The part of an RNA shown here (small-subunit ribosomal RNA, central domain) has 347 nucleotides and comes from an uncultured bacterium.
RNAcentral holds the full RNA, with entries from ENA and Greengenes.
[in-house]
Context: one part of a larger RNA
RNA sequence: UUGGGCGUAAAGAGUGCGUAGGUGGAUUUACAAGCCUUUGGUGAAAGGCUAUGGCUUAACCAUAGUUGGCAUUUGAAACUGGUAGACUUGAGUGCAAGAGAGGGAAGUGGAAUUCCUAGUGUAGCGGUGAAAUGCGUAGAUAUUAGGAGGAACACCAGUGGCGAAGGCGACUUUCUGGACUGUAACUGACGCUGAGGCGCGAAAGCGUGGGGAGCAAACAGGAUUAGAUACCCUGGUAGUCCACGCUGUAAACGAUGAGUGCUAGGUGUCGGGGAAUCAAGGUUUCGGUGCCGCAGUUAACGCAUUAAGUGCUCCGCCUGGGGAGUACGGCCGCAAGGUUGAAACUC
Numbered sequence: 001u002u003g004g005g006c007g008u009a010a011a012g013a014g015u016g017c018g019u020a021g022g023u024g025g026a027u028u029u030a031c032a033a034g035c036c037u038u039u040g041g042u043g044a045a046a047g048g049c050u051a052u053g054g055c056u057u058a059a060c061c062a063u064a065g066u067u068g069g070c071a072u073u074u075g076a077a078a079c080u081g082g083u084a085g086a087c088u089u090g091a092g093u094g095c096a097a098g099a100g101a102g103g104g105a106a107g108u109g110g111a112a113u114u115c116c117u118a119g120u121g122u123a124g125c126g127g128u129g130a131a132a133u134g135c136g137u138a139g140a141u142a143u144u145a146g147g148a149g150g151a152a153c154a155c156c157a158g159u160g161g162c163g164a165a166g167g168c169g170a171c172u173u174u175c176u177g178g179a180c181u182g183u184a185a186c187u188g189a190c191g192c193u194g195a196g197g198c199g200c201g202a203a204a205g206c207g208u209g210g211g212g213a214g215c216a217a218a219c220a221g222g223a224u225u226a227g228a229u230a231c232c233c234u235g236g237u238a239g240u241c242c243a244c245g246c247u248g249u250a251a252a253c254g255a256u257g258a259g260u261g262c263u264a265g266g267u268g269u270c271g272g273g274g275a276a277u278c279a280a281g282g283u284u285u286c287g288g289u290g291c292c293g294c295a296g297u298u299a300a301c302g303c304a305u306u307a308a309g310u311g312c313u314c315c316g317c318c319u320g321g322g323g324a325g326u327a328c329g330g331c332c333g334c335a336a337g338g339u340u341g342a343a344a345c346u347c
């Protein structure tokens, strides 16, 4: 490679957009590249393989068949393809209505912590398993009033919602993306996937300039302990916040790639619709999100119309453990490092 696989054993890229490529709904027509058929040629002999026969058998020998294919010729038109036309179910547009922490920007708000000023007030406060470091007669803690500043938005809140993923939660305004439902007016296969490529991408980290309340790596002190470079306590700097740029990784997880068909049900919930009904509600129909469960599947656990069942299309990835996601080289990065990615040796 073939084959077999990828929830948990090795294996789904963090996620999207999209180029080449691959692949593609239903119908008619003409073509004949693929496909099928026919003709003669070539494919040397020996050898190989199969069958039969000859030496007593075998080796050996003989005969017949077979040997990927290649170009040529005659037809066929179901399928794939390409031509021309027409279709509406896939896809998209229009119109109508509702839902949403989807994204960007600006402004506003209250609770709380901390600090400052002033008043009241006096000896403690704080902290712990117990303490101590620490703060406090230069008046703390507590309490009242006023002020400053930064960060986060209690309740509502829900296996609730939205987003491709990362993620998104006070309120108002503004700009803006997507999905769903109904309708069936329009386009008429415009679709799916997607090597390279290009975007987005938590936290930490980096650069420049701001900001800094609380928290808090590092660090200091107090405890604990045999020791304690920890767990506990008192402090505390980067950082956490903002703007612009970089980094490009996570148990980036549903450890489950995307799309599209088919295959029992029951029950909860979110957003819509229809008909009848006085109506709560019940029935029904789409789209999302949970739980349980049959067939089937699985090594088992489990999954089970949101599949890990059963078909098709395309991409990515795996091939014993360690060495090792290391070395070397390339590319990217300011650096940290990332990405691609071995071998010797060893079991």
Stems, first nucleotide, its partner, number of pairs: 004318003007301002012315001014200004021193003025087001027085002031081001033080002036075001041070002048066007090190001091187003094183003102176007109153001114148007124135002161168002205246006214240002219235004257314006265292009275283001296303002320347003329340004